[in-house]
RNA sequence: CUCCCGAACCGGUAAACCUGCCGAAAGGCAGGGGCACAAAGCUACGGGCCUACGGUUCUGCUGCUGGGAACUAUGGCCGCCGGGCUGCCGAA
Numbered sequence: 001c002u003c004c005c006g007a008a009c010c011g012g013u014a015a016a017c018c019u020g021c022c023g024a025a026a027g028g029c030a031g032g033g034g035c036a037c038a039a040a041g042c043u044a045c046g047g048g049c050c051u052a053c054g055g056u057u058c059u060g061c062u063g064c065u066g067g068g069a070a071c072u073a074u075g076g077c078c079g080c081c082g083g084g085c086u087g088c089c090g091a092a
Stems, first nucleotide, its partner, number of pairs: 005090002012037002017032006035079001041085003045082003048077003054072006061066001
């Protein structure tokens, strides 16, 4: 110095929930708030999961330019797992 690893140290991030904004929704952003995290930093590349505006199909409906149902990602989740990239500290 590097890798593995994760005691300690300086710190870091910020779950649920509340408020406001964006969005059809999933969800995102900001403020508050702390569940937790040694990559809970970035990346949607693989798997998985969520939503369905729109599209397609169906409909026996308090009669059809409506309602309901099913399928569908180009939408989303990195704090679901894995991959890729990067990184603070230094005990055993």
The RNA shown here (c-di-GMP-I riboswitch aptamer) has 92 nucleotides and comes from a Limnochordaceae bacterium. The model forms 95% of the base pairs in the Rfam consensus. Lineage of the source: Bacteria > Bacillati > Bacillota > Limnochordia > Limnochordaceae.